RNA sequence: GUCUCAGUAGCUCAGGGGAUAGAGCAGCGGUCUUCUAAACCGCGGGUCGGGGGUUCAAAUCCCUCCUGAGACG
Numbered sequence: 001g002u003c004u005c006a007g008u009a010g011c012u013c014a015g016g017g018g019a020u021a022g023a024g025c026a027g028c029g030g031u032c033u034u035c036u037a038a039a040c041c042g043c044g045g046g047u048c049g050g051g052g053g054u055u056c057a058a059a060u061c062c063c064u065c066c067u068g069a070g071a072c073g
Stems, first nucleotide, its partner, number of pairs: 001072007010025004018056001027043005049065005
C1' cells in the first nucleotide's frame, strides 16, 4: 500500500430496514441470613465509532473517515 473482519450499556456480545434497542456479567436497592457469600425479586445505565447519503422510516443499506485485528506484498 491492497484486501477482509470487527466497532451497540462499565465488560462480553445479540440484533442485518418498521417492537419503547436487548441478554449475560458487573453496579445499585430489597428479601433471606447473626454477618458475609450464594439464591431470589426489582432498578438504573446507550447521542448503536464520526460525518454524509438513500428511504415514509437506518443500529441495520451505500459512500467517506477514524480505531483495532488479520491476510498478502

This is a predicted structure of a 73-nucleotide RNA (transfer RNA) from Alicyclobacillus vulcanalis. The same sequence occurs in records of 2 taxa. Its Rfam family is "tRNA". Rfam classes the family as a transfer RNA. Its family is annotated with triplet codon-amino acid adaptor activity in the Gene Ontology. The prediction has a mean pLDDT of 81. RNAcentral holds the sequence, with entries from ENA and Rfam. The source organism's lineage runs through Bacteria, Bacillota, Bacilli, Alicyclobacillaceae and Alicyclobacillus.